Molecule: transfer RNA
Organism: Hyphomicrobiales bacterium
């Protein structure tokens, strides 16, 4: 070049049209003589950007941008 996957909480994923969730951390609380476990709780997301499409868009499309893999001769 060319063709395919990811991009979603601090980290690892889920969710494949109808207002976004686990799990691990973080904080706080219980309970302990103190720590850890444990159990209750709480904060954190403009879902990589931009346009379209739809009554609604993480989702579906089309462009970028990141980051992985794979192809690149001949017949």
């Nucleotide at each position: 070049g060319c063709g395919g996957g990811c991009a979603u909480a601090g980290c690892u994923c889920a969710g494949u049209g109808g207002u976004a969730g686990a799990g691990c951390g973080u904080c706080g609380g219980u309970u302990u003589c103190c720590c850890a476990a444990a159990c209750c709780g709480a904060a954190g997301g403009u879902c990589g950007a931009g346009a379209g499409u739809u009554c609604a868009a993480u989702c579906c499309u089309c462009u970028c941008u990141g980051c992985c893999c794979g192809c690149u001769c001949c017949a």